[in-house]
RNA sequence: UACUCAUCCAGAGGGGCAGAGGGACCGGCCCGACGAAGCCCCGGCAACCGUCCGCCGGCGACCUCAUCUCGACGCGACGGCGGUGCCAAUUCCGGCCCGCGACCCGCGGGAGAGAUGAGGA
Numbered sequence: 001u002a003c004u005c006a007u008c009c010a011g012a013g014g015g016g017c018a019g020a021g022g023g024a025c026c027g028g029c030c031c032g033a034c035g036a037a038g039c040c041c042c043g044g045c046a047a048c049c050g051u052c053c054g055c056c057g058g059c060g061a062c063c064u065c066a067u068c069u070c071g072a073c074g075c076g077a078c079g080g081c082g083g084u085g086c087c088a089a090u091u092c093c094g095g096c097c098c099g100c101g102a103c104c105c106g107c108g109g110g111a112g113a114g115a116u117g118a119g120g121a
Stems, first nucleotide, its partner, number of pairs: 003119006013042005021031003025095004043087003048083004053079002056076001059071003091113001096110006
């Protein structure tokens, strides 16, 4: 870089350096000197992947039954740790197609594009 799969209406910001851009692209609409991008520090959200311990649950042993105890397991929930990601606005909205209502438009569905994770080449 291209491919496959999953997710994308939830959630979560302070400080320092810096100094004019940023929200992928295009159109719109926003954010920004009350400080954009970028870098650093600290904090947080989330739960894609790994892992481990604890706990809950189920399973087996014991047993008349239940509890306790022991065992292995790894399916599921919670939590810890690690690898990522993220912390304005639904992926900010739309872009192409279809449906419905309507004349600029609105609503709904799908596709495409993009982002992130995992995987294999």
The RNA shown here (SAM riboswitch aptamer (S box leader)) has 121 nucleotides and comes from an Actinomycetes bacterium.